[in-house]
Predicted 3D model of a 108-nucleotide RNA (c-di-GMP-I riboswitch aptamer) from a Deltaproteobacteria bacterium. Its Rfam family is "c-di-GMP-I riboswitch aptamer". Rfam describes the family as follows. GEMM was predicted in a large-scale screen for bacterial structured RNA regulatory elements. The source organism's lineage runs through Bacteria, Pseudomonadati, Myxococcota and Myxococcia. The coordinates come from a structure-prediction model, not an experiment, and the mean pLDDT is 81.
RNA sequence: CUUUGUAAAAAGCAAACCACGGGAAACCGUGGGACGCAGAGCCAUGGGACUACCGGAGUCUGAGCGUUUUCAAAAAUGCUUGGCUCCCAUGUCUGCCGGGCCGCCAGA
Numbered sequence: 001c002u003u004u005g006u007a008a009a010a011a012g013c014a015a016a017c018c019a020c021g022g023g024a025a026a027c028c029g030u031g032g033g034a035c036g037c038a039g040a041g042c043c044a045u046g047g048g049a050c051u052a053c054c055g056g057a058g059u060c061u062g063a064g065c066g067u068u069u070u071c072a073a074a075a076a077u078g079c080u081u082g083g084c085u086c087c088c089a090u091g092u093c094u095g096c097c098g099g100g101c102c103g104c105c106a107g108a
Base pairs, nucleotide, nucleotide: 002108003107004106005105012037013036017032018031019030020029021028022027035095041101042100043099045098046097047096048093049092050091055087056086057085058084059083060082062081063080064079065078066077067076068075069074
């Protein structure tokens, strides 16, 4: 330096869940806690998955206001707004897979 691996030794990390906090959410941080991990160390770089604030489309014979036709009822149309459905990443996940970088120990 390359490669194989965790049998041993020394180090590590920390799933679910709980508490507090952040966020629209996915999820993240801190503390506790250990399912597990040979990179479960770092990087959003190629895929994949998750969420949908904002934005867009539709719908409800929703609500309110205006205009036109009309004796009126009623109809048409515009604007604002609420619920629901669908689309959408700039957001999230490295403990989903690949890739890049940096590493402990042992064997070859």